RNA sequence: GGAGUCGGCCAGACAGUCGCCGUGCGUUUCAUACGCGCGGAGGAAAGUCCGGGCUCCACAGGGCACGGCGCCAGGUAACGCCUGGGCGGCGCGAGCCGACGGAAAGUGCAACAGAAAGUACACCGCCCAAGCAUCGCUCACGCGAUGCCGGUAAGGGUGAAAUGGUGCGGUAAGAGCGCACCGCGUCGCUGGCAACAGCGACGGCACGGCAAACCCCGCCGGGAGCAAGACCAAAUAGGGAAGCAAUGGUGCGGCCCGCACCGCUUCCGGGUAGGUUGCUUGAGGCGCGUGGCGACGCGCGUCCCAGAGGAAUGACUGUCCACGACAGAACCCGGCUUACCGGCCGACUCCAUCC
RNA sequence: GCCCCCGUCGUCUAGAGGCCCAGGACGCCACCCUUUCAAGGUGGAAAUCGCGGGUUCGAAUCCCGCCGGGGGCACCA
Numbered sequence: 001g002g003a004g005u006c007g008g009c010c011a012g013a014c015a016g017u018c019g020c021c022g023u024g025c026g027u028u029u030c031a032u033a034c035g036c037g038c039g040g041a042g043g044a045a046a047g048u049c050c051g052g053g054c055u056c057c058a059c060a061g062g063g064c065a066c067g068g069c070g071c072c073a074g075g076u077a078a079c080g081c082c083u084g085g086g087c088g089g090c091g092c093g094a095g096c097c098g099a100c101g102g103a104a105a106g107u108g109c110a111a112c113a114g115a116a117a118g119u120a121c122a123c124c125g126c127c128c129a130a131g132c133a134u135c136g137c138u139c140a141c142g143c144g145a146u147g148c149c150g151g152u153a154a155g156g157g158u159g160a161a162a163u164g165g166u167g168c169g170g171u172a173a174g175a176g177c178g179c180a181c182c183g184c185g186u187c188g189c190u191g192g193c194a195a196c197a198g199c200g201a202c203g204g205c206a207c208g209g210c211a212a213a214c215c216c217c218g219c220c221g222g223g224a225g226c227a228a229g230a231c232c233a234a235a236u237a238g239g240g241a242a243g244c245a246a247u248g249g250u251g252c253g254g255c256c257c258g259c260a261c262c263g264c265u266u267c268c269g270g271g272u273a274g275g276u277u278g279c280u281u282g283a284g285g286c287g288c289g290u291g292g293c294g295a296c297g298c299g300c301g302u303c304c305c306a307g308a309g310g311a312a313u314g315a316c317u318g319u320c321c322a323c324g325a326c327a328g329a330a331c332c333c334g335g336c337u338u339a340c341c342g343g344c345c346g347a348c349u350c351c352a353u354c355c
Numbered sequence: 356g357c358c359c360c361c362g363u364c365g366u367c368u369a370g371a372g373g374c375c376c377a378g379g380a381c382g383c384c385a386c387c388c389u390u391u392c393a394a395g396g397u398g399g400a401a402a403u404c405g406c407g408g409g410u411u412c413g414a415a416u417c418c419c420g421c422c423g424g425g426g427g428c429a430c431c432a
Base pairs, nucleotide, nucleotide: 001351002350003349004348005347006346007345008344009343010342012320013319014318015317016316017315018314020040021039022038023037024036025035026034027033042326046337047336049335050334051333052332053331054225055224056223057222061257062256063255064254066221067220068219069218070217071085072084073083074082075081086100087098088097089096090095101216102215106214107213108210109209123156124155125152126151127150131148132147133146134145135144136143137142164182165181166180167179168178169177183205184203185202186201187200188199189198190197191196229277230276231275232274239268240267241266242265243264244263248262249261250260251259270431271430272429284303285302286301287300288299289298290297291296321324356428357427358426359425360424361423362422365381366380367379368378373412383399384398385397386396387395405421406420407419408418409417
């Protein structure tokens, strides 16, 4: 200098004027209005995909069903998230990716092609040792050829997949048939909390794939959602129809039990579409110290940082630059996923060159 | 704001792992019939199965993530 990896941060800046939402203080009014001060969107506020808080229904209870998760250990309020490790894959590397339990519990699936597709099989090929037949040669023993009956799983061919791989021996040709190494399985020892790894012995191979097929094993899950829920106020016809029904119905959602309550559901018709609360102080931010490889925990100090309800952050002017992406809170948090112009900082890797 | 459902030719739909480079109806196009039109007959075109990944030998179908569309939810009596 070039190429790249990981982590963190920022998201036009400054000034002026006029506005908007909330709030404290002051003045003032019947209502209110004005002045001064302070605060005012995001890393995703998004999708609503997970997990929790909160609220109501039993202080949320038992069983079945159903759904989710799935290597190990830890973190956490919890998680399908995060951290560290293991194993597998990719990369020269820094690093990255992985729905990663079980297929020797059972059931099931595999189109087409192919001889054979799950208790494997013989189309081409190879062989013809043993047995039988025919022919040729030979005086004969026998030798050779062909066919049948067969052998074979080396080679070819089909397929996504063909019953371990490589090599040597062996054989009629072959074959775990024998042996060595690798793979696989069982057992033991060692290291590790564990996943797992290493080593040794034994077994000739028995045990192919699919569980994002049913399923088995382990763990988790009660339901609804701030339009939850609570309070105040106003108004109306507390009306009609249908259905279910005390072995019932509702809360309760797929079922049963259990608990609580006593009518409930749908449609038609009627009334109000007002206010307060829930509402933002929180698993909170920042700084320092400390334990831990880390996620994170603990202690101390300090700060208050949007709370609307047709829904507030905008408009204009000036200056500057690298000319500004995706995008707007609606009960609140922790994640994941998706969208996104660009810039800054730190750590590290590879290549080239120079010293 | 919260909850739920759907997406296959132009339109309505079938499909539930291979028989599907996706079938049918209406519509469209061409030809036949007719003097002509309609009806009728014959043939044909028309689908990235909303998009992107994954599982599987194989995906419209199974799983995950997005995109688009639709519906419902106030209180009182």
This is a predicted complex of two RNAs, RNase P RNA and transfer RNA, with 432 nucleotides together.
Rfam match: Bacterial RNase P class A.